[in-house]
RNA sequence: UGAAGGAGGCGGGCGUCCGCCGGACGGUUCGUCCGGAGGAAGGUCCGGACUCCUGACAGGCAGCAUGCCGGGUAACGCCCGGCCGCGGCAACGCGAGGGAAAGUGCCGCAGAAAGCAGACAGCCCCCGGGCCGGCCGGGGGUCAUGGUGAAAGGGUGCGGUAAGAGCGCACCGCUCCGCCGGAAACGGUGGAGGCACGGUAAACCCCAUGCGGAGCAAGGCCAAAUAGGGGAGUCGAGGGUCGCCUGUCCCCGCAUCCCGCCUCGGCGGGUGAGAAUCCCGGGUUGGCCGCUCGAGCCGCGCGGUAACGCGCGGCCCAGAUGAAUGGACGCCGCCCCACGGGGCACAGAAUCCGGCCUAUAGCCUCCUUCAGUCA
Repeated sequence: UGAAGGAGGCGGGCGUCCGCCGGACGGUUCGUCCGGAGGAAGGUCCGGACUCCUGACAGGCAGCAUGCCGGGUAACGCCCGGCCGCGGCAACGCGAGGGAAAGUGCCGCAGAAAGCAGACAGCCCCCGGGCCGGCCGGGGGUCAUGGUGAAAGGGUGCGGUAAGAGCGCACCGCUCCGCCGGAAACGGUGGAGGCACGGUAAACCCCAUGCGGAGCAAGGCCAAAUAGGGGAGUCGAGGGUCGCCUGUCCCCGCAUCCCGCCUCGGCGGGUGAGAAUCCCGGGUUGGCCGCUCGAGCCGCGCGGUAACGCGCGGCCCAGAUGAAUGGACGCCGCCCCACGGGGCACAGAAUCCGGCCUAUAGCCUCCUUCAGUCA
């Protein structure tokens, strides 16, 4: 100098005037002061806090999710560090990364053959024919070669053979058994075995782990309104939770009348008052709480490779609900321009946090790698 890789930040600035939302104070309908969008407020994909689900739990089933090892965290499917595999010269990037010798299914097209492997071409041997050509026919051997495919039953080389083949041997790979290193995933190494076990589990499935559901329109209070109306099935001596089942505790209930039996106080059958569930319809659809101080933000120090944790100090930072956060002007900074001017990426909070993913004009900072040149 060029080409790359990684980490992070900013995301127009300042001022004046007029408005809008919230709070505090004065005051009484007006003033003063303070605060007022984001890194994603977005998608609503995970994890929580909080709230409710006729009471509290426990177990099983179903369903869903996750899946190398260790750590972080309130928790996670997130983050950090490591291992292995793949890509890259490298910095570095990517990976749902358990099980295919429990079972089942599937493997399109092409190809001879796709799973108890397979002779299409080719190679080799034998027999017969023959116009004696490297031909034709038949039988057999063979996966070394070609072709197909994502994948053809270990790879390379030497030997061997009619030609071949783990048929034999060496190395690599694989399986089994040890030893060493490591906390582990895993790595290294020695011996034995010619090699058995194709791929696919974001196919069913198996194993392990985790998970109840609904969501701030949760839910609570006040006011207002009204008539408490209709229907369904179940139980009727039992019933009641979060898809289904079971169990423990807990809560509510077991009225009346009739018939029969009999050991005269219960049992059996019926009736159905009633119990509780669900659905429909009518009315009200106003206000307050929840609501924003929180796993909070900033700085410093310490521990840790890091994610993160601990300590000290400082700060208060939207809280609306027919839903505020806007408009005009001036100066400056960039970009475009037809020199008049125009524009400023993506995008707008809705209970709140931790993540992931997606969108984002332009600009800035730091670190690392490779190549070339010069000293």

The RNA shown here (Bacterial RNase P class A) has 375 nucleotides and comes from Candidatus Sulfomarinibacter sp. The RNAcentral record of the sequence draws on ENA. Lineage of the source: Bacteria > Pseudomonadati > Acidobacteriota > Thermoanaerobaculia > Candidatus Sulfomarinibacter. The coordinates come from a structure-prediction model, not an experiment, and the mean pLDDT is 75. Rfam family: Bacterial RNase P class A. Its family is annotated with tRNA processing, ribonuclease P activity and dimeric ribonuclease P complex in the Gene Ontology.